[in-house]
The RNA shown here (small-subunit ribosomal RNA) has 1447 nucleotides and comes from a wastewater metagenome.
Its Rfam family is "Bacterial small subunit ribosomal RNA".
RNA sequence: AGAGUUUGAUCCUGGCUCAGGAUUAACGCUGGCAGUGUGUCUAAUACAUGCAAGUCGAGCGCGGUAGCAAUACCGAGCGGCGAACGGGUGAGUAACACGUUGGAAUCUGCCCCGAACUCAGGGAUAACCCGUGGAAACACGGGCUAAUACCGGAUAGUCCCGCAAGGGUAAAGAUUUAUCGGUUCGGGAGGAGCCUGCGUCCUAUCAGCUUGUUGGUGAGGUAAUGGCUCACCAAGGCUAUGACGGGUAGUUGGUCUGAGAGGAUGAUCAGCCACAAUGGGACUGAGACACGGCCCAUACUCCUACGGGAGGCAGCAGUAAAGAAUCUUCCACAAUGGGGGAAACCCUGAUGGAGCAACACUGCGUGAUCGAUGAAGGUCGUAAGAUUGUAAAGAUCUUUUCUGAGGGAAGAAUUUUGACGGUACCUCAGGAAUAAGCACCGGCUAACUCCGUGCCAGCAGCCGCGGUAAUACGGAGGGUGCAAGCGUUAUCCGGAAUCAUUGGGCGUAAAGAGUCCGCAGGUGGUUUGUUAAGUCAGAUGUUAAAGACCAGAGCUCAACUCUGGCAAAAUAUCUGAAACUGGCUCACUAGAGGCUUUCAGAGGUAUGUGGAAUUCUGUGUGUAGGGGUAAAAUCCGUUGAUACACAGAGGAACACCAAAAGCGAAGGCAGCAUACUGGGAAAGUCCUGACACUCAUGGACGAAAGCGUGGGGAGCGAACAGGAUUAGAUACCCUGGUAGUCCACGCCCUAAACGAUGGAUACUAGGUGUGCGUUACCUCAACCGUAAUGCGUGCCGCAGCUAACGCUGUAAGUAUCCCGCCUGGGAAGUACGGUCGCAAGAUUAAAACUCAAAGGAAUAGACGGGGACCCACACAAGCGGUGGAGCAUGUGGUUUAAUUCGACAAUAAGCGAGGAACCUCACCAAGACUUGACAUCCCGAGAAUCCCGAAGAAAUUUGGGAGUGCCGUAAGGAACUCGGUGACAGGUGCUGCAUGGUCGUCGUCAGCUCGUGCCUUGAGGUGUUCGGUUAAGUCCGUGAACGAGCGCAACCCUUGUCCUAUGUUGUUUUUUCAUAGGAGACUGCCGGCUCUAAGUCGGAGGAAGGUAAGGAUGACGUCAGAUCAGCAUGGCCCUUAUGUCUUGGGCGACACACGUGCUACAAUGGCCGGUACAGAGGGCUGCAAUGGAGUAAUCCGGAGCCAAUCCUUAAAACCGGUCUCAGUUCGAAUUGAGGGCUGAAACUCGCCCUCAUGAAGUUGGAAUCGCUAGUAACCGCGUAUCAGCCACGACGCGGUGAAUAUGUUCCUGGGUCUUGUACUCACCGCCCGUCACGUCAUGAAAGGUGGGGGCGCCCGAAGUCUCGUUAUCCGCAAGGAGCGGGCCUAAGGUGACACCACUGAUUGGGACGAAGUCGUAACAAGGUAUCCGUAGGAGAACCUGCGGAUG
Repeated sequence: AGAGUUUGAUCCUGGCUCAGGAUUAACGCUGGCAGUGUGUCUAAUACAUGCAAGUCGAGCGCGGUAGCAAUACCGAGCGGCGAACGGGUGAGUAACACGUUGGAAUCUGCCCCGAACUCAGGGAUAACCCGUGGAAACACGGGCUAAUACCGGAUAGUCCCGCAAGGGUAAAGAUUUAUCGGUUCGGGAGGAGCCUGCGUCCUAUCAGCUUGUUGGUGAGGUAAUGGCUCACCAAGGCUAUGACGGGUAGUUGGUCUGAGAGGAUGAUCAGCCACAAUGGGACUGAGACACGGCCCAUACUCCUACGGGAGGCAGCAGUAAAGAAUCUUCCACAAUGGGGGAAACCCUGAUGGAGCAACACUGCGUGAUCGAUGAAGGUCGUAAGAUUGUAAAGAUCUUUUCUGAGGGAAGAAUUUUGACGGUACCUCAGGAAUAAGCACCGGCUAACUCCGUGCCAGCAGCCGCGGUAAUACGGAGGGUGCAAGCGUUAUCCGGAAUCAUUGGGCGUAAAGAGUCCGCAGGUGGUUUGUUAAGUCAGAUGUUAAAGACCAGAGCUCAACUCUGGCAAAAUAUCUGAAACUGGCUCACUAGAGGCUUUCAGAGGUAUGUGGAAUUCUGUGUGUAGGGGUAAAAUCCGUUGAUACACAGAGGAACACCAAAAGCGAAGGCAGCAUACUGGGAAAGUCCUGACACUCAUGGACGAAAGCGUGGGGAGCGAACAGGAUUAGAUACCCUGGUAGUCCACGCCCUAAACGAUGGAUACUAGGUGUGCGUUACCUCAACCGUAAUGCGUGCCGCAGCUAACGCUGUAAGUAUCCCGCCUGGGAAGUACGGUCGCAAGAUUAAAACUCAAAGGAAUAGACGGGGACCCACACAAGCGGUGGAGCAUGUGGUUUAAUUCGACAAUAAGCGAGGAACCUCACCAAGACUUGACAUCCCGAGAAUCCCGAAGAAAUUUGGGAGUGCCGUAAGGAACUCGGUGACAGGUGCUGCAUGGUCGUCGUCAGCUCGUGCCUUGAGGUGUUCGGUUAAGUCCGUGAACGAGCGCAACCCUUGUCCUAUGUUGUUUUUUCAUAGGAGACUGCCGGCUCUAAGUCGGAGGAAGGUAAGGAUGACGUCAGAUCAGCAUGGCCCUUAUGUCUUGGGCGACACACGUGCUACAAUGGCCGGUACAGAGGGCUGCAAUGGAGUAAUCCGGAGCCAAUCCUUAAAACCGGUCUCAGUUCGAAUUGAGGGCUGAAACUCGCCCUCAUGAAGUUGGAAUCGCUAGUAACCGCGUAUCAGCCACGACGCGGUGAAUAUGUUCCUGGGUCUUGUACUCACCGCCCGUCACGUCAUGAAAGGUGGGGGCGCCCGAAGUCUCGUUAUCCGCAAGGAGCGGGCCUAAGGUGACACCACUGAUUGGGACGAAGUCGUAACAAGGUAUCCGUAGGAGAACCUGCGGAUG
């Protein structure tokens, strides 16, 4: 100090998350020692038991025990002091409670200093004794007694009262010679009470509060001031600088964090406050309204003989409960301190210590040095090795710690006295011995591999991992980090400049109020003097200690502790300075205002008035339509419309002028005239003299829609009705049409009320329009023009600013002042509450919950029912087909034991397959084999091989016979066959989404990129755009680009012309033909056009002319396109089977659907006869002639040919004949019979021939395909595969040989530029709302429950105060105790009230969920541009009206 996360990528805004530190912590795993600290944060819940405040015999009497006694000790009581300290807790309290500063009207036991005094008396009472009541607690009666207990008297000062005179008030002794006491007064110290300035949390969805309230007079009361209390008088007091109310909270020194400013916090320690079961009250006392005192009430607990009593751990231990969670019913008064005492001493759960707990901090240890066959084992592995790893083993050494033994403190002052403690510490002995875990290893973030799992199980702080190769899950090995701990969880600060004083923003990201006026407030021009509030400086006091910091010291170090020192801020007082701000004051005129003279204007209000147009009414002319739309229909019209003419009625709005124009604060304002009226500008520089700017609360205005009352109503027109469109159409379109729109008055108060830009002032380059003024020049004058200047209103643009877009003197620049507003998205501008409103609603304005984003600007693509340009048999123009029939073939589906598998829009379907009867073959049934049908290695045997027989469907099994090879150094070797063993073979089994290779497609489309430079914060751009041109990113020109690469073109092959050479088997006459080599075409020539270019158009010549024709050739890439079944190959799977062999079957099934073809439907034809003309191929297991047989397929036979030599009839065409428009002499399917060929084999399931049979079909719906010239169409020939063939297929070859293209509007596909975008898995995209289901939180709700609060009334304990009384008791008396009454009052009761919390049948919306339902509202012109306000309507998104914005 930063990092991750929005995107395809970028910059910005903005939230979420992480790394750090901390804790009175808890939980999980683990755990050796020591020191120092800390230890109920929850129930201020309830408490068993023990202890926590006593002491004094030197104040007093009595009783008891011991003793002969003296005396000592013990006990309860009277009396004194203490118990108001110490200890605990934080409920209450928002307050003079606390912190800090200052003050006056006070008290103060014990202590210190000073002064004075301490005389003489009296009567009681407890204890005790006797008696009574009671269960007890305890109480009562009678009798005795003492005091430093109590009482009166004396004395009296510097005490008290009083102006004074005068009056009043005290005491206590003890013990033995010196002290301790007692009383009064004055002072001090320390303590306490009171007052006061300042500081001290959240909430305005708490805005008004207050009647002892505010003040006065008098009285009472208090230690003391004071409404503290009372009587009377006055009507005040507080509050936006936040009263009153509500919520929360002890406060401070400090603590944690932070660079700081701050933020959070208030354990331990220290100061203050408050409280003591809850509430109230007083008594005693120096001090309390009293934790371990009293009285009363209440709740709870306990005892009881039921009559009545007792109690208060928020003291120390401890128990229960609650809770994630917090200790011993320990030792000692040895030290420090406290109470009592003269003291000894007693008491002290204060305190000093020990115990428990890794709860925290700190320190130490778990060994050290050598040790490589780099052991074994584990893990990985490319099988070489690597790693664990000097780690271990082994050798040598040490003993902190541990165990045992011995010694042994300080803390003690001052003779005595040590709980801790036989502790710390020291010495000796023993023995590496007793001692390592936890988390993590995808990025952030240091650290990687294997196995298992397979969107499962699981992980996760954020992003996110997991769907068969997971460094992210679980295990293992290895590694990283920290270490007696390590992780997790919770909370706080930080990072977060993410509330911004330091230190942020508001055009579009969240954010300028719709506009103006204006009180308070804030801020304020030039100048003189003064003041000293702010400001600055100095001095003094205070700011406890501890803590923090610095220096030093003590525990072995450290933590810890001790000593000394510094500092800061704050506050009060005093002194000083006077620049700036403020106050007062003298002036000024530049701000502001006034005055005068002019000027422009849809500025406002009211009244009147004008013409055009629409509609309606009347009259006339006139006849069948009109109207409306993309097209229609509803609608109007023969009862006369529309149209035309004239006349009239009525309402609303004001064409042209008109504009980037003008006016107004904004909303807004438009015919003309009049009246009234607001503001502005310029010039003059005459007057006032800072009068100014901004503005919370407040006030006024405020489009449209809407509301109320009364008018008005022509046109338009929500709702509504009808007609269309549509799957539907509650819409868009059409025909009608009510509110409304208009006027008057009164409300409403909102808009994309926008420049999405608050107001004021000043400053900061220019250029160019326009509106209204003024001045100068020009002119005789006017206009015009030019220049200057002021105020408005536009555009461009430098610097500067900005995330960019953009803004730029009208700032979004540079500065000052004031106001408003923002702080992630959603929930939500919603709920509740308040205010306003007739209502609609407006305004103010949350939370729970949920997400990790939401968003701005710009970039590259893709897309658009956006635009511009261009191309292609893309359309159009043509020719011929498909779709209908029959058959062939492929596919789907169905069927089947099997109908093996793959291919599925274009880019599957006569495709893999360029030959399924067996084989092929992968499928099915049945039968067989298991180192295997095939390969390598090892062992053993044998030549190999051939023939015959038996069983069987065959595979296979079995028997018999023939046969003895080659090389050789003579050991053996090579090849082959059989048997055996195990390594292995084998797999057309899976994954084309693990792959290689190959292929299809966009597309033979013209594109795709790079280097350097330049531009941009950046993604990226430029180049590659633009103007021409081309088939072409082809070429030329321009240009911040200059070059280059892959593509295009060319180079290659074939065809077309010519030349040369050669020529077998070709030709023999030149030609032709074949082979080889060359020439030729390049916009080269001429003309037009263009820019003098590139090029294009026309022409000449030429066999061929602008790429001559055809082929091969396929950029970067796209489609997880196709193929694991052609081949190869990772991983997985099978191994007497998913391998191998055999026979038979299947791949050929058949209601049906689709694709590709063949043959046809006929006369441009069929049939018969005759006559012609090719090219390219193939041929020895071959092609086969002449000849012969057969109607024919074919057969017999075999000349010739290993091929320019032999074999292979071309057909359409042409000539002649016949048929005559029919289901035919068309068409050939189907079926019957008979034959031929191939082949072991022709049934499933081949081809061919002959005779017979003679279906459908008469030109094909919607739709759709091919083709631009030797092309389409028609005609035949050949080849591969192949025994044969299901070939009508595929690939080639030649023959005959057209039509049309005006063109680019439209359909399809593509290219370039541009534009919009909420898309980037890229429109087969994204995305909205209702409904249905589930979960969650929340609002309303008849009510219900609880709580605190104030108010009225009733009752009223204890108690202070007050009044009355004195039979009884005390007292001589006065009087008191007592008794009775009253005021106030806790608790209680009751009544109505407002508030808060919880709950509530039902109900409202919201959020989130798996692939639900309905539509398609938004994003592109999103298919009706979108959005805002308002009103109505509708399943829903939404639609429509009115006004507004451009985003």